């Protein structure tokens, strides 16, 4: 990095520096944001997945490797039932995140 599995309704803060947007793409909402958004460095925390230790498993733990710390991946926008309904419920696809592997 095309590609495989598996997860994604829980859980987790401040400090500097910068100084306007941000929340993944296409619309369409709804928020968040000069009482500092972004981002890049420091500490802290969480624990998703590899890893360590316990276990007959199933799960506890711990925090080394990666990763996370606003709202269900913030809804939704596709496709089936269903609803008066972008209503309720599945699912696909699309992304993120590790792990393996070319």
């Nucleotide at each position: 990095u095309a590609c495989u599995u598996a997860u994604c309704c829980a859980g987790a803060a401040a400090g500097a520096c910068u100084g306007a947007g941000g929340g993944a793409a296409u619309g369409g909402g709804c928020c968040c944001u000069g009482u500092g958004a972004u981002g890049u460095c420091u500490u802290a925390g969480c624990a998703a997945c590899c890893u360590g230790u316990u276990g007959c498993c199933a799960a506890a733990u711990a925090a080394g490797g990666u990763g996370c710390u606003a709202a269900a991946u913030c809804c939704u926008u596709c496709c089936u039932c269903u609803u008066a309904a972008a209503u309720g419920a599945g699912g696909a696809u699309a992304g993120a995140u590790a792990a393996g592997a070319g």
Overview
The RNA shown here (SAM riboswitch aptamer (S box leader)) has 102 nucleotides and comes from Pedobacter sp. MC2016-15. The source organism's lineage runs through Bacteria, Bacteroidota, Sphingobacteriales, Sphingobacteriaceae and Pedobacter. The coordinates come from a structure-prediction model, not an experiment, and the mean pLDDT is 82.